Context: one part of a larger RNA
RNA sequence: GAACGAACGCUGGCGGCACGCCUCAUACAUGCAAGUCGAGCGAUUAAAGCUCCUUCGGGAGUGUAUAAAGUGGGGCGAACGGGUGAGUAACAGGUGGAUAAUCUGCCUCUUGGUGUGGGACAACGACUGGAAACGGUCGCUAAUACCGCAUGUGGUUACUUUGUCUUCGGACUUAGUAAAGAAAGGCGCUUUCGGGCGUCGCCAAGAGAUGGGUCCGCCCCCCAUUAGCUUGUUGGUGAGAUAACAGCUCACCAAGGCAACGAUGGGUAGCCGAGCUGAGAGGUUGAUCGGCCACACUGGAACUGAGAUACCGCCCAGACUCCUACGGGAGGCAGCAGUGGGGAAUAUUGGACAAUGGACGAAAGUCUGAUCCAGCAAUGCCGCGUGAGUGAAGAAGGCCUUAGGGUUGUAAAGCUCUUUCACCCGUGACGAUAAUGACGGUAGCGGGAGAAGAAGCCCCGGCUAACUCCGUGCCAGCAGCCGCGGUAAUACGGAGGGGGCUAGCGUUGUUC
Numbered sequence: 001g002a003a004c005g006a007a008c009g010c011u012g013g014c015g016g017c018a019c020g021c022c023u024c025a026u027a028c029a030u031g032c033a034a035g036u037c038g039a040g041c042g043a044u045u046a047a048a049g050c051u052c053c054u055u056c057g058g059g060a061g062u063g064u065a066u067a068a069a070g071u072g073g074g075g076c077g078a079a080c081g082g083g084u085g086a087g088u089a090a091c092a093g094g095u096g097g098a099u100a101a102u103c104u105g106c107c108u109c110u111u112g113g114u115g116u117g118g119g120a121c122a123a124c125g126a127c128u129g130g131a132a133a134c135g136g137u138c139g140c141u142a143a144u145a146c147c148g149c150a151u152g153u154g155g156u157u158a159c160u161u162u163g164u165c166u167u168c169g170g171a172c173u174u175a176g177u178a179a180a181g182a183a184a185g186g187c188g189c190u191u192u193c194g195g196g197c198g199u200c201g202c203c204a205a206g207a208g209a210u211g212g213g214u215c216c217g218c219c220c221c222c223c224a225u226u227a228g229c230u231u232g233u234u235g236g237u238g239a240g241a242u243a244a245c246a247g248c249u250c251a252c253c254a255a256g257g258c259a260a261c262g263a264u265g266g267g268u269a270g271c272c273g274a275g276c277u278g279a280g281a282g283g284u285u286g287a288u289c290g291g292c293c294a295c296a297c298u299g300g301a302a303c304u305g306a307g308a309u310a311c312c313g314c315c316c317a318g319a320c321u322c323c324u325a326c327g328g329g330a331g332g333c334a335g336c337a338g339u340g341g342g343g344a345a346u347a348u349u350g351g352a353c354a355a356u357g358g359a360c361g362a363a364a365g366u367c368u369g370a371u372c373c374a375g376c377a378a379u380g381c382c383g384c385g386u387g388a389g390u391g392a393a394g395a396a397g398g399c400c401u402u403a404g405g406g407u408u409g410u411a412a413a414g415c416u417c418u419u420u421c422a423c424c425c426g427u428g429a430c431g432a433u434a435a436u437g438a439c440g441g442u443a444g445c446g447g448g449a450g451a452a453g454a455a456g457c458c459c460c461g462g463c464u465a466a467c468u469c470c471g472u473g474c475c476a477g478c479a480g481c482c483g484c485g486g487u488a489a490u491a492c493g494g495a496g497g498g499g500g501c502u503a504g505c506g507u508u509g510u511u512c
Base pairs, nucleotide, nucleotide: 001512002511003510004509006508007507008506009505010504013384014383015382016381017380018379020376021342026340027339028338030337031336032335035076036075037074041072044068045067049062050061051060052059053058083295084294085293093219094218095217096216097215098214099213102212103211107208108207109206110205111204112203113202114201115149116148117147118146124139125138126137127136128135129134156179157178158177159176160175163172164171165170185200186199187198188197189196190195221267222266223265228258229257230256233255234254235253236252237251238250239249240248270292271291272290273289274285275284276283277282297318298317299316300315320331321330322329323328348374350373351372352371356370357368358367359366360365387417388416389415390414397408398407399406400405421453423448424447425446426445427444431439456501457500458499459498460497461482462481463480467496468495469494470493471492477484478483
């Protein structure tokens, strides 16, 4: 000098854009943050319509569609999105490869199919336990829920077989035989009532796309005052497990494997694109934004599923908190707000799904603290303003003085103007391609009034731009370094004057 997610002191007009718990991965009241589909299914009912009864208040029945709520079972989603950085020195990350060792729901294209039966379980009803949370027994019932049988293009497995390629392990491929193994319907239109057509689904398979899994080369902090480490350890054979290779696991066999090119141990730390600084080389950082990883009260374990070993799922143990009828139960903000403590320090218990994106749905639409906005804070960057011109009797006052004067100083007053921003009145968007605008009566535009509402902070001994007077008297104090102060202090305190920056200025901290 530059920089900052900064803080503190003094001061503070406006706008745009950014940005805001860096500290104890501390504890959390309350609300919201993941639902959706009735065009898969069962069951229930209000209103309207129609019929009947009526004491004229209403009541009963009917059948269809809509809506509805709490419900059930079914499908998809809940593995995304959002948060945090505790752990991790590691194929975690970066980069470049491999997968002839692999999976991939939804999506796109293609081929073929979607036949026929069966038995349950909820909801519901009856009885019943418990303070509650939540149950128990018996009975009824539907499905795109569950289970058989059939079919078998193709796929899989076994055997035989053809060819091409090969890293010689194998991969792809031709033909054949055998075995096991699929499916679900809904809606609309039409009908000669057999069905047909369309559409959304469902099943088997092929290809693609997307997203993963795994393996490898190189790179990736400090300590040698850490020198030896290792027994599933290193390799082999066989088996199991996995989507998949592999000591991943197991049995047996061998005795290996790593290490001064730093093993092992200890400390510290999420990694990167990038940010800051610097002429560069380099040093330093890893907030916001983007990619990857890890975690979700602590530890462990699995289930479901295309995908999790799952933040607002389940189970076990633990600590903590809460409820209890003492028998037993409930909970997890490192989601968005918000609270307590902690701290030098970091915001609203706001609005909307209008846009973008996501989930579900045929759609209408519903949900969405993702997101878009608004609020708060000079936290930062950028822009603008706090007036312009004229005005010498160089007014008054202040300060200094050699007492003549000098300086503040065109500064003020006065005169002549202007109206940015703010204010008042009116108008009023883009964002929305038909409808739909939270933002918002916002931005902008037109008009109006009036210099009106808007300047401070630090410094003046040298470094370092800027000097005098008074007070004080090694006191009080200053100070980044050198150093000032003991009676003439340009260094302390005040004043006048001056210098610097400016809605900021200075200090502290940190990096270069």
Notes:
RNAcentral holds the full RNA, with entries from ENA. A computed fold for a 512-nucleotide part of an RNA from an uncultured prokaryote, annotated as small-subunit ribosomal RNA, 5' domain. Rfam family: Bacterial small subunit ribosomal RNA. Gene Ontology terms of the family: structural constituent of ribosome and ribosome. Model confidence (mean pLDDT): 83 of 100.